A computed fold for a 536-nucleotide part of an RNA from Synarachnactis roulei, annotated as small-subunit ribosomal RNA, central domain. Its Rfam family is "Eukaryotic small subunit ribosomal RNA". Rfam links the family to the GO terms structural constituent of ribosome and ribosome. The full RNA is in RNAcentral, with records from ENA and SILVA. The coordinates come from a structure-prediction model, not an experiment, and the mean pLDDT is 80. Taxonomically the source falls in Synarachnactis (Eukaryota, Opisthokonta, Eumetazoa, Spirularia).

Context: one part of a larger RNA
RNA sequence: UUGCAGUUAAAAAGCUCGUAGUUGGAUUUCGGGACGCGCCGGUGGGUCCGCCCCCUUUCACGGGAGUGAGCUACUGGCCGGCGCGUCCUUCUUGGCGCAGACCCGGUGUGCUCUUGACUGAGUGUGCGGGGGAUUCGCCACGUUUACUUUGAAAAAAUUAGAGUGUUCAAAGCAGGCCGACGGCGCUUGAAUACAUAAGCAUGGAAUAAUGGAAUAGGACUCUGGUUCUAUUUUGUUGGUUUCUGGAGCCGGAGUAAUGAUUAAGAGGGACAGUUGGGGGCAUUGGUAUUUCGUUGUCAGAGGUGAAAUUCUUGGAUUUACGAAAGACGAACUAGUGCGAAAGCAUUUGCCAAGAAUGUUUUCAUUAAUCAAGAACGAAAGUUAGAGGCUCGAAGACGAUCAGAUACCGUCCUAGUUCUAACCAUAAACGAUGCCGACUAGGGAUCGGAGAGUGUUAUUUCAUGACCUCUUCGGCACCUUAUGGGAAACCAAAGUUUUUGGGUUCCGGGGGAAGUAUGGUUGCAAAUCUGAAACUU
Numbered sequence: 001u002u003g004c005a006g007u008u009a010a011a012a013a014g015c016u017c018g019u020a021g022u023u024g025g026a027u028u029u030c031g032g033g034a035c036g037c038g039c040c041g042g043u044g045g046g047u048c049c050g051c052c053c054c055c056u057u058u059c060a061c062g063g064g065a066g067u068g069a070g071c072u073a074c075u076g077g078c079c080g081g082c083g084c085g086u087c088c089u090u091c092u093u094g095g096c097g098c099a100g101a102c103c104c105g106g107u108g109u110g111c112u113c114u115u116g117a118c119u120g121a122g123u124g125u126g127c128g129g130g131g132g133a134u135u136c137g138c139c140a141c142g143u144u145u146a147c148u149u150u151g152a153a154a155a156a157a158u159u160a161g162a163g164u165g166u167u168c169a170a171a172g173c174a175g176g177c178c179g180a181c182g183g184c185g186c187u188u189g190a191a192u193a194c195a196u197a198a199g200c201a202u203g204g205a206a207u208a209a210u211g212g213a214a215u216a217g218g219a220c221u222c223u224g225g226u227u228c229u230a231u232u233u234u235g236u237u238g239g240u241u242u243c244u245g246g247a248g249c250c251g252g253a254g255u256a257a258u259g260a261u262u263a264a265g266a267g268g269g270a271c272a273g274u275u276g277g278g279g280g281c282a283u284u285g286g287u288a289u290u291u292c293g294u295u296g297u298c299a300g301a302g303g304u305g306a307a308a309u310u311c312u313u314g315g316a317u318u319u320a321c322g323a324a325a326g327a328c329g330a331a332c333u334a335g336u337g338c339g340a341a342a343g344c345a346u347u348u349g350c351c352a353a354g355a356a357u358g359u360u361u362u363c364a365u366u367a368a369u370c371a372a373g374a375a376c377g378a379a380a381g382u383u384a385g386a387g388g389c390u391c392g393a394a395g396a397c398g399a400u401c402a403g404a405u406a407c408c409g410u411c412c413u414a415g416u417u418c419u420a421a422c423c424a425u426a427a428a429c430g431a432u433g434c435c436g437a438c439u440a441g442g443g444a445u446c447g448g449a450g451a452g453u454g455u456u457a458u459u460u461c462a463u464g465a466c467c468u469c470u471u472c473g474g475c476a477c478c479u480u481a482u483g484g485g486a487a488a489c490c491a492a493a494g495u496u497u498u499u500g501g502g503u504u505c506c507g508g509g510g511g512a513a514g515u516a517u518g519g520u521u522g523c524a525a526a527u528c529u530g531a532a533a534c535u536u
Stems, first nucleotide, its partner, number of pairs: 004507001006505001007488002012504001014376001016374002021369003026261001031089013045075003048070001049068003053064003093140005099134001102131003106127008144209003147204002150201002159193002163173002175187003219255012266366001267363003271358002274355002279351004286328001289325006296318001300311002337344002381422006391415001395411004433503003437495002440479003445474008454466004483490002509536003518529002521526001
């Protein structure tokens, strides 16, 4: 590993990218023929067996003609099927060497027959030559592995296990037999298996990798030139050159079916019309709140369960008309949309990006998931500015209360808003990793596409808006599980003891503890990594 779990019991990194790693679509020799062997089935013969008839000698024996559900009696023939083996289609690397079944000439010689003749035929034997299936050895070079088969090799003891009456057994590796004459007695064992990696040899060629010919410096066959080099032979030695052999390089011609698999309900790209509260920058408008200015009125106003703190003839609260400021984006707003997540909602413009759909477009494996590493990441918090309407940690009061350091009320600092930088955490939740396949019915809805003598608008065509059907892709929902689950419940949390599609992370009783310590990041707050003693 086979073979655990991860919605809620312990547990999926907040999210995306991404290197190493791991994994990775289909496709290329399938089929046909010949021969041999074995088995099975069918068919028609012969022998044999049984029966009947005739001849013969009454039955025998023998001969002839016929007949049968005989083949669980023997034998060979034909047809078909299956299995195995060999060969061909569809082949063997090349060179050298030792051998070499067999075949073909030549030549010497013996014998037999033959000829006028060593003329010819046959048959032995000796020598040398050519071809040559095949076997072995050496050298050069060959796509390479995984996998699997067989073999050699791999200490013994142990283990499994054979043999054996340790009196049985655990053990041990012993032992057994003949004869009574003492015999220089006879004789058997001490098996076998297993022995996983790696290494060696060997058969197979499915499966999984890998390589080859695309700027042809490609293969093969001839051929020319050029460079280097070496042996043998030319009587010997030396020199030069040629031929020949080898190794490169550059040309020419020819041969060939000359050489590029397909286009994944994998992926990328281009294009088209769309679509969205996706992002950034600018711009625009809305009411409310607070403050201020002006204005009208007059005694209370606020606030609460009830009150009080608070404001108020210096006119509060309230009414009307304006101004300014900073926030916010109501209703429309939905189990609707977009975005990787965090998140995103006034108008308009600009900028770049995305998804789905469509496509008789293009590339051709480019893919999936991911240690390290990187981007983004609510709120709070930190630093420096700007701004401070509202709300409002801390703080101060008023209440309540046994107490109240709270809940209720009044005021209010930091903050809340924007800019520039940090921080990197949340019940960052669907408490549910990502990619792929399959398994079930339904009606809505969002986006695209297709169809409809469908309805409607404009004066008709195009186009819109509705309606119906189909289809692809979304957010969800309903009903049922011959599925799953401890259940709640779940079309995924199913296809799981009938257990293996790929890949990443992570958990192992409760506490101590996300603590201590070390490291790391950070201005800090803190983050990430992360125990143990002890206890139960």